[in-house]
Predicted 3D model of a 73-nucleotide RNA (transfer RNA) from Bos grunniens.
Its mean pLDDT, the model's own confidence on a scale to 100, is 80.
The organism belongs to Bos, within Eukaryota.
Its Rfam family is "tRNA". The family's RNA type in Rfam is transfer RNA.
The RNAcentral record of the sequence draws on Rfam.
Parts: sequence; structure tokens; C1' cells
RNA sequence: GCCCCUGUGGCCUAAUGGAUAAGGCACUGGCCCCUUAAGUCAGGGACUGUGGGUUUGAGUCCCACCUGGGGAA
Repeated sequence: GCCCCUGUGGCCUAAUGGAUAAGGCACUGGCCCCUUAAGUCAGGGACUGUGGGUUUGAGUCCCACCUGGGGAA
């Protein structure tokens, strides 16, 4: 250099081309408790690896590049 797969909050995982990107854990605050933990209620946090393109509409389709993993030689 070539081929295949992968990339979505701190972590894990969803989302049929129709949208305000959903859920769990974690985190923050309240309640509860002697305290902690557990429980319970509420809250914040991702424009989806980067840049383009197609489309009325893209996390999803196309192109290039980047990260990680695998393969042939």
C1' cells in the first nucleotide's frame, strides 16, 4: 500500500431516510437515614470520528480522510 469490520453523553447499548437522537449504569441535587449504603424523586450531559455529497428530509445512503480491530501477501 490492498481487502473487511468498527466509531452515538464519562461507560454500555438503541434509534425503518420522517427527529426534540431513546434507555441503563455512572454523576449532581432533594427526600429518607444517627451516618454511609440501599431505596425514591428530580436534573445536567452526545448535533452521532472529521470533511464533503445525495435527498424535501441523513446517526442511517455515497465519496475521501482519521481512530481502533481483523485478514491476505